A computed fold for a 479-nucleotide part of an RNA from an uncultured Pseudomonadota bacterium, annotated as small-subunit ribosomal RNA, 3' major domain. Its mean pLDDT, the model's own confidence on a scale to 100, is 82.
[in-house]
Context: one part of a larger RNA
């Protein structure tokens, strides 16, 4: 001057404690690791690897593995041989790739010779590599941590290493502000400026809206009309401790009230200082160096990543009655659609088929929200709980569903009666429940990811521990 202490002091944060719901125990889904295997490609590894790179492995992806071809190459540049369009076609051969024969056969200038494009070929010079080093590297990115700190010019103190500023008294979410103060001042960070949402005025009125007026209709804003409302999207207003009382040093603030849709940072998102983990990536992309070069390069078939004694992480279903089935009946929002979405109708028990009205969408479609209300059955049982798991018949993308897709009907009908020791999550529209889009995408995610709305809680005396973080102290044999 740091780190560090089962030293102190005061201070926060789902850290504890109060509560609500879960993991763990069962079935499955997914991810690992292990075993296994020709391969079961490669990467991530305590928090900060494990539903994680993968917003989608049947073929393709595809890096792995057998086999079976090519070697100037599946791609790029330049030069050189020699030909001619390329291309198609045909026939052999073969799982395809490919080989191997046949067929056809340049443009443009120019009278010629000759050039100049283009394509193929011929050697050469290179290509080409998910080989290897993330301890050599750019770029990104994780984590401490939206923690509040991390520095610098001058000046001062000290042989000096530094220190002061940045300690101290206050206060805040804040190294945010007041005061002090040998320090005064700046920076990067903190706020603030963006975006969204809560509330009002204005502007605009179709594809949205209907209060008034009228027309129709079994019924709808369906039609004229209108733009008041609802809403869409622009542009403004509005909160600023601005008012009032207390407390405080008269200060910064607290803290109670009033007005207010909103009050003390209204909620929420974006944004992440120096710097730490030789963090992670060379397989996103890019680069040093080292390696392969008839292969460690490309190309095809077909396997494989989907194996299965176990073991661990993340989830989904449940074990029922605040529930399961039937039956009838309400209410969203936020996306997506043209090799698209797909209405009505028909067939189907169903998935699904036929159909093809409309829509490049405030206009039509995906679309049926569900949880919920109102009747009915069922009465506590491994059951009208739960639904694996096999049987069998379909249905649908697809060149193709065998290894290996999704959905449907009929049968089946399994562990499971709330989980040990120990662990996670969450302070409000939050947990917990319920459903809807969507990226990706031929198809596959009711279980994963990211929106999104409905229905709505419970607790917090408190900071003694526990864990991680902040400032200031003290000790120290540690750098």
């Nucleotide at each position: 001057u740091g780190a560090c202490g089962g030293g102190g002091a005061c201070c926060c944060g789902c850290a504890c404690a109060a509560g609500c719901g879960g993991u763990g125990g069962a079935g499955c889904a997914u991810g690992u690791g292990g075993u296994u295997u020709a391969a079961u490609u490669c990467g991530a590894g305590g928090c900060u690897a494990c539903g994680c790179g993968a917003a989608g492995a049947a073929c393709c992806u595809u890096a792995c593995c057998c086999a079976g071809g090519c070697u100037u190459g599946a791609c790029a540049u330049g030069g050189u041989u020699a030909a001619g369009a390329c291309a198609g076609c045909g026939c052999a051969u073969g799982a395809a790739a490919g080989u191997g024969c046949g067929u056809c056969u340049c443009u443009c200038c120019g009278c010629a010779a000759g050039g100049a494009g283009c394509u193929u070929u011929u050697c050469c010079a290179c290509a080409g590599g998910u080989g290897c080093u993330g301890c050599a590297u750019g770029g990104c990115u994780g984590u401490c941590g939206u923690c509040a700190g991390c520095u610098c010019g001058u000046g001062c103190u000290g042989u000096g290493a530094a220190g002061u500023g940045u300690u101290g008294g206050g206060u805040u979410a804040a190294g945010u502000c007041c005061c002090g103060c040998a320090a005064c001042g700046a920076g990067c960070g903190c706020a603030a400026c963006c975006u969204u949402u809560g509330u009002c005025u204005u502007u605009a009125g179709u594809u949205g809206c209907c209060a008034u007026c009228a027309c129709g209709u079994u019924a709808u804003g369906g039609u004229g009309g209108g733009c008041a409302c609802u809403c869409u999207a622009g542009a403004g207003a509005g909160a600023c401790u601005g008012c009032c009382g207390g407390u405080g040093a008269u200060a910064a603030a607290c803290u109670g009230g009033a007005g207010g849709a909103a009050g003390g940072a209204g909620g929420a998102g974006a944004c992440g200082a120096c710097g730490u983990c030789a963090a992670g990536u060379c397989a996103g992309u890019a680069u040093g160096g080292c390696c392969c070069u008839u292969a460690u390069g490309c190309c095809u078939g077909g396997g494989g990543c989907u194996a299965c004694a176990c073991a661990c992480g993340u989830g989904c279903u449940a074990c029922a009655a605040u529930g399961g089935c039937c039956g009838u009946u309400a209410c969203a929002a936020a996306g997506g659609g043209c090799u698209g979405c797909a209405a009505a109708a028909c067939c189907g028990u169903g998935a699904g088929g036929u159909g093809g009205a409309g829509c490049a969408a405030a206009u039509c479609c995906c679309a049926a929200a569900a949880a919920g209300a109102c009747g009915g059955c069922c009465u506590c049982a491994a059951u009208u709980c739960a639904g694996a798991u096999u049987g069998g018949a379909g249905g649908c993308u697809g060149c193709a569903a065998c290894u290996c897709g999704c959905c449907u009907c009929c049968a089946u009908g399994a562990a499971g009666u709330c989980g040990g020791a120990a662990u996670c999550g969450c302070u409000a529209g939050u947990a917990a429940c319920g459903g809807u889009a969507g990226a990706u995408c031929a198809g596959c995610a009711u279980c994963g990811c990211u929106a999104c709305c409905g229905u709505g809680a419970a607790u917090a005396c408190g900071u003694u521990c526990c864990u991680g973080g902040g400032c200031c102290u003290u000790g120290c044999a540690c750098a």